[in-house]
Context: one part of a larger RNA
Molecule: small-subunit ribosomal RNA, central domain
Organism: uncultured bacterium
RNA sequence: CUGGGCUUAAAGCGUGUGUAGGCGGAAAAGUAAGCGUUUCGUGAAAUCCCCCGGCUUAACCGGGGAACUGCGCAAUGAACUGCUUUUCUUGAGGCAAGUAGGGGUGCAUGGAACUCUUGGUGGAGCGGUGGAAUGCGUAGAUAUCAAGAGGAACGCCAGUGGAGAAAUCGGUGCACUGGGCUUGUCCUGACGCUGAGACACGAAAGCGUGGGUAGCGAACGGGAUUAGAUACCCCGGUAGUCCACGCCGUAAACGAUGCCUACUAGGUUGUGAAAGUUCUGACACUGGCACAGCCGAAGCAAAAGUGUUAAGUAGGCCGCCUGGGGAGUACGGUCGCAAGGCUAAAACUC
Numbered sequence: 001c002u003g004g005g006c007u008u009a010a011a012g013c014g015u016g017u018g019u020a021g022g023c024g025g026a027a028a029a030g031u032a033a034g035c036g037u038u039u040c041g042u043g044a045a046a047u048c049c050c051c052c053g054g055c056u057u058a059a060c061c062g063g064g065g066a067a068c069u070g071c072g073c074a075a076u077g078a079a080c081u082g083c084u085u086u087u088c089u090u091g092a093g094g095c096a097a098g099u100a101g102g103g104g105u106g107c108a109u110g111g112a113a114c115u116c117u118u119g120g121u122g123g124a125g126c127g128g129u130g131g132a133a134u135g136c137g138u139a140g141a142u143a144u145c146a147a148g149a150g151g152a153a154c155g156c157c158a159g160u161g162g163a164g165a166a167a168u169c170g171g172u173g174c175a176c177u178g179g180g181c182u183u184g185u186c187c188u189g190a191c192g193c194u195g196a197g198a199c200a201c202g203a204a205a206g207c208g209u210g211g212g213u214a215g216c217g218a219a220c221g222g223g224a225u226u227a228g229a230u231a232c233c234c235c236g237g238u239a240g241u242c243c244a245c246g247c248c249g250u251a252a253a254c255g256a257u258g259c260c261u262a263c264u265a266g267g268u269u270g271u272g273a274a275a276g277u278u279c280u281g282a283c284a285c286u287g288g289c290a291c292a293g294c295c296g297a298a299g300c301a302a303a304a305g306u307g308u309u310a311a312g313u314a315g316g317c318c319g320c321c322u323g324g325g326g327a328g329u330a331c332g333g334u335c336g337c338a339a340g341g342c343u344a345a346a347a348c349u350c
Stems, first nucleotide, its partner, number of pairs: 004321003007304002012318001014201004021194003025088007033081002035077004040072003049065006091191001092188003095184005103177007110154001114150008125136002162169002206247006215241002220236004258317006266295007275286003299306002323350003332343004
C1' cells in the first nucleotide's frame, strides 16, 4: 500500500465555529482537462513469456517473435467527472405571523434555615456515640422569646419533564441578548456537507492578585476504637468552597456510540406549537410536524443487545486502532507562574 475495524474485546478528539482540502441537487447548451477509440512515434540491450537451434542432457548459450500494461503528437467520441454559460426549486438561507423554555449576561430583590451579637425568661446541664470521652456551660450554656448582623444555597412546584454545542442551567422581578419549533410559500437560487491546521468554549480540583468567609471542610490538633489505627466514629479546625479579574485545559468530559444526508414493519408514552372535523365550548377525535422515552418486525451482532434517536441498508468527510508489560513513561519540542498538559518512542521481557 491493499485489507479489517472503533457501545462493552485495541480504537470516536470533551464540545463547537471554521481555513485549506475532499465530496456535492435538477435541466439544457458548449468545451474536451480527466475518460474511450484509432493512427503514428518512442518505450536500449539483457531478463520474463512463446517458437526454433548449439553444447551427449540440463543449467548455459545463439536466432526469431511476442511483450515492455509506459510516455508523446495528431484525429475522433461526448454517456460520466471537471470547466464555461443559461435556467430551475425540492437542499440551504432569508422574510412575515405565532410560540415553549432552569439558554446566556448584568442589576435589583424575597422568605425558610444556619451561625454570631445584644437584651428578656430560666437555672444545670448541654452535646455527642455502638458505648464513651475530648468539647461547651454558674463569667449562666442547652432550651425559649425579641431585635440586629452576615454569608451561602434556593424546599414544595419538579417530571420517566424543559433548555443548551458540550461543560452545564432551577427563589422572584427588570433590562440586554443567542438559539429552537410551527404555519405561510412571499424572496434568494445550490449559496450545501464535512473539516487537517487554526480559533473559541470547557465540571471539579489547583495556581496568581484583591476581596469575602455563615455552613461545610483536605491538611492539622484532640477524644475514641484497635495488637497497631498516620483510617472508618466524635469534638475542633486552616486552605478551599463564594465574588471580581487572569491562568490551568483535564474527567467513567459516557449514549463508554464523530458529524451530515437518504432509505427500511409497527405499538405506546411525554413535551411544544399549529391544521382539520364539531353550531359554540372546557375538551374530544383525525391526519401530519419537531423533540424526548419505552417495547418490538426484518436486519445486524461473539453475545449482551440494538432496532426510523440503528449498533440495519448505502453515500460523503474527519478522527482513531494494530498483542500484554515497559508507558501515556523517557528524550526532544511546545504550552504553563507552578502543578502539570499536548505530542510521543526504544531497549528489555512474556